The RNA shown here (c-di-GMP-I riboswitch aptamer) has 79 nucleotides and comes from Desulfosudis oleivorans.
NCBI's taxonomy places the organism under Bacteria, Pseudomonadati, Desulfobacteria, Desulfosudaceae, Desulfosudis.
RNA sequence: CAUAGAAAAAACCAAACCCCGGGUGACCGGGGGACGGAAAGCCACGGGUCCCAAUGGAUGGGAUAGCCGGGUUGCCUUU
Numbered sequence: 001c002a003u004a005g006a007a008a009a010a011a012c013c014a015a016a017c018c019c020c021g022g023g024u025g026a027c028c029g030g031g032g033g034a035c036g037g038a039a040a041g042c043c044a045c046g047g048g049u050c051c052c053a054a055u056g057g058a059u060g061g062g063a064u065a066g067c068c069g070g071g072u073u074g075c076c077u078u079u
Stems, first nucleotide, its partner, number of pairs: 002079001004077002012037002017032006035066001041072003045069003048064006
């Protein structure tokens, strides 16, 4: 540097649900809580799904990274 893996060891994250707050909403933030995760770290580039507005027509804006693909950074060990 590349590769494979989570068996070991040390770490990490945190679903559903509950409380508080924000938002028209999808959803997001904080606390609790653990279904799970080898990137469940980060990025809306492509697709999907969801929300809002319009709908005569064209679409536009937003959300989701724990939906899939992709990009990028990283712990341990194997080769």